Predicted 3D model of a 559-nucleotide part of an RNA (large-subunit ribosomal RNA, domain I) from a Lysobacteraceae bacterium. Rfam family: Bacterial large subunit ribosomal RNA. The source organism's lineage runs through Bacteria, Pseudomonadati, Gammaproteobacteria, Lysobacterales and Lysobacteraceae.

Context: one part of a larger RNA
């Protein structure tokens, strides 16, 4: 330097898994009827995962599907089985049965799957130690019984029943309240500001399939115009504005769309029951019922007039489409090459089907499938249609009553809004004052007065358009390909670390097909290796596709 090898596991190519700030539909919750999460056990042998639970890879009913095999997987074999039209296994719908121990864990304790009771029924024993089954937590609720201090009391309290009262805890993307609440950072420096009521915390008297909000003391309008509950989007808009007028922060109305939907109580005033007061007539309080719900005020009250029109968010039944199992599904051959056609090549043929996977290699026509069609006995939802129930109208007249109170409203002091005290109004509330009830009341129209418009607060409830995807199912990707892509393609939140909160890995590919190398040699009946065989290939041999460098050798060849 050539050759050949050895380690080691890079690189191509694969892909079972993954990533979406992707889309679409479904679905939004489980639990004292004992959850989620787990111990322990269960199979003809059974060590992990899977099912299951002493009835234990499972048991019964009823009905659908399918249709020849089956007794889950790693994992092949062996034994025992079942079952083939009188249908096993499998799949789907609905009802059940069993469910060990622990865990909210709830009979008592406990160092979680453990010990120790008690009452009642039972099994056993000559009695007993033992066994079985059922039952016993707290708390609010209702109901029953008993019942003090204290005379009285259906008062505290105390027991008992509610197995078809409620709670508890899990899981938690979205929602809504309550109490706290940063700083980094921006301002090129920092102190008001900003970041941001963010992020985080501690919580609920807390949820729901959505939640919140909602039926005007809203808005508008300098012309006396006009809207008519709530959400979400668009625009209006980086505008009005507000800001060491710095940095920045930043609306609403109207318009245009989705989607549309309204009502229920207190009062007044009638009526019944209870209780208290009083000789009594009444009176007052409380409970039910009827009655009423408005801003062109509305109602009560008296008078007349009426039983219609429509709504319909609670129920039932029906129809339609879809969902929870499936069904059917068109068309190809011959030769060459090669270990294998699906390649090439010669003829053909289907297509509402030439997505896609598979198959010894690159397949419309070999197979699963694909298009267009079909198809539900049984279960729960959707819409719409019917009924059912529920709910809703009208005019005049009177004036002594009724229309939601520590409320509005005012003063200080905060918060919220675009709005950082400003000419600062609205909204909320800490203090401290404190109204009226409708010819003559009270909010509001941006300090305030007029005027004029407007609306009717201190009570409630209301589907849809909005949110988010854990979980199921499809589909899509100029998205990763094993040091990538989710921590995890692989028995992974595992080995392991750490007292503990918690931290948290490595590690995928023989071959088409095990045909995984009979039989013999060396060897310690190894380890490892020669042979031989099998394969296209074994330098594809299980430390197994490829099979790079660093790094170590051998052989030959110069020095």
């Nucleotide at each position: 330097g050539c050759a050949c090898g050895g380690u080691g596991g890079a690189u191509g190519c694969c892909u079972u898994g993954g990533g979406a700030g992707c889309a679409u539909a479904u679905u939004g919750g489980c639990g004292a009827a004992g959850a989620a999460g787990g111990a322990c056990g269960u199979a003809g042998a059974a060590g992990g995962c899977u099912g299951c639970g002493a009835a234990a890879a499972g048991c019964g009913u009823a009905c659908g599907g399918g249709g020849a095999g089956c007794u889950g997987g790693c994992a092949a074999a062996c034994g025992a089985g079942c079952g083939u039209u009188u249908g096993a296994c499998c799949c789907g719908u609905a009802c059940g049965a069993u469910g060990u121990c622990c865990g909210a864990a709830u009979g008592g304790g406990g160092a979680a799957a453990c010990c120790c009771a008690g009452c009642a029924g039972g099994a056993g024993u000559u009695a007993a130690g033992u066994c079985c089954u059922g039952u016993u937590a707290u708390u609010c609720c209702u109901a029953a019984g008993u019942g003090a201090g204290u005379a009285a009391a259906g008062u505290a309290g105390c027991u008992u029943a509610g197995c078809u009262g409620g709670a508890a805890g899990c899981a938690u993307a979205c929602c809504g309240g309550u109490g706290g609440g940063a700083a980094u950072u921006g301002a090129a420096a920092c102190a008001u500001c900003u970041c941001a009521g963010u992020a985080c915390c501690a919580c609920c008297g807390g949820a729901g399939g959505a939640a919140a909000a909602g039926a005007a003391a809203u808005c508008a309008a300098g012309c006396a115009c006009g809207a008519g509950a709530u959400a979400c989007c668009c625009u209006g808009a980086g505008u009005a504005g507000u800001g060491g007028c710095g940095a920045g922060c930043g609306a609403a109305a109207c318009g245009g769309g989705u989607a549309c939907a309204g009502u229920c109580u207190a009062a007044a005033c009638c009526g019944a029951g209870u209780c208290a007061a009083g000789c009594a007539a009444u009176u007052g309080a409380u409970u039910c019922g009827g009655g009423g719900u408005u801003g062109c005020g509305g109602g009560a009250c008296c008078u007349c007039a009426a039983c219609a029109u429509g709504a319909u968010a609670u129920c039932a039944a029906g129809u339609u489409a879809g969902g929870u199992a499936a069904c059917a599904g068109a068309a190809c051959g011959g030769c060459c090459u090669g270990g294998g056609a699906a390649g090439g090549u010669c003829g053909g043929c289907c297509a509402u089907a030439g997505a896609a996977g598979g198959u010894g290699a690159a397949a419309g026509c070999c197979c699963u499938g694909u298009a267009a069609g079909u198809g539900a006995a049984a279960c729960a939802g959707a819409a719409c249609u019917u009924g059912a129930g529920u709910c809703u109208a009208g005019a005049g007249g009177u004036a002594u009553g009724c229309c939601a109170a520590g409320u509005a409203c005012c003063a200080c002091g905060g918060g919220g809004u675009c709005g950082g005290a400003g000419a600062c109004g609205c909204c909320u509330u800490g203090u401290g004052g404190g109204a009226a009830u409708c010819c003559u009341g009270g909010g509001g129209g941006g300090a305030c007065c007029a005027u004029c418009c407007u609306c009717c607060a201190a009570g409630g409830c209301u589907a849809a358009a909005u949110a988010c995807a854990a979980a199921u199912a499809u589909g899509u990707c100029a998205c990763c390909g094993a040091u990538a892509g989710c921590g995890c393609a692989c028995c992974a939140g595992u080995a392991c670390c750490g007292u503990g909160a918690g931290g948290g890995a490595a590690a995928g590919g023989c071959g088409a097909a095990a045909a995984g190398a009979a039989c013999c040699c060396c060897u310690u009946c190894a380890a490892g290796g020669g042979g031989a065989g099998u394969g296209a290939a074994a330098u594809a041999g299980a430390a197994c596709c490829u099979g790079a460098a660093a790094c170590c050798g051998u052989g030959c060849g110069c020095u």
Overview:
Its mean pLDDT, the model's own confidence on a scale to 100, is 80. The full RNA is in RNAcentral, with records from ENA.